[in-house]
């Protein structure tokens, strides 16, 4: 950089000692022990492995697409929805106006942005 996926799910000891949730603004979690190491555990279903289907092929094969199965083999993950937000648009209500519209607030949503993690 490209493509999936992001509303489920799953933590105890041990060191050790104050920070953490990427940022921003919030709201949160921590001395009833943050983060970080280390040892068991556990969750999931990206690759790997297995089967059935279809396609392409140089056809006991390979590769690709779709389903589907097992468990720990590679990774990943084990508050909070990715904690929630940012950026656009579409609604809805409340303010503003004589009045409608803008703009402002706050509620819904729909994509995009950024991050996460596989796997090229």
């Nucleotide at each position: 950089c490209u493509c999936a996926u992001c509303a489920a799910g799953a933590g105890c000891g041990g060191c050790u000692g104050a920070g953490g949730g990427a940022c921003u603004g919030g709201c949160c979690c921590g001395a009833c022990g943050a983060a970080g190491c280390c040892g068991c555990g556990g969750c999931a279903a990206c690759g790997g492995c297995c089967c059935g289907c279809c396609g392409u092929u140089a056809u006991g094969g390979a590769c690709g697409g779709c389903g589907g199965g097992a468990g720990a083999u590679g990774u990943g993950c084990u508050a909070a929805c990715u904690c929630c937000u940012g950026c656009a648009c579409c609604u809805c209500g409340a303010u503003c106006u004589u009045g409608c519209g803008c703009g402002u607030c706050g509620g819904g949503g729909u994509g995009a942005g950024a991050g996460a993690u596989g796997a090229g």